The RNA shown here (transfer RNA) has 73 nucleotides and comes from a Patescibacteria group bacterium. NCBI's taxonomy places the organism under Bacteria, Bacteria candidate phyla. Rfam family: tRNA. It is annotated as a transfer RNA. It was read from a public genome assembly.

RNA sequence: GCCAGAAUAGCUCAGUCGGUAGAGCAACCGCCUUGUAAGCGGUAGGUCAUCGGUUCGAGUCCGAUUUCUGGCU
Numbered sequence: 001g002c003c004a005g006a007a008u009a010g011c012u013c014a015g016u017c018g019g020u021a022g023a024g025c026a027a028c029c030g031c032c033u034u035g036u037a038a039g040c041g042g043u044a045g046g047u048c049a050u051c052g053g054u055u056c057g058a059g060u061c062c063g064a065u066u067u068c069u070g071g072c073u
Stems, first nucleotide, its partner, number of pairs: 001072007010025004019056001027043005049065005
């Protein structure tokens, strides 16, 4: 330099054919327990990497950029 993939909650990751953004763990509150852990219930937490475009409507489609990973030379 070229090609491919990835970027979504604090962490690990889903998100189907474009139609209200979710799970597990962690955090917080409660239940349970003599107490702790475990278990159970609940709450909060999001500029979907950035910018632009298409569309009535974009996490999803298109373009550019940034970072990371792998491959080729």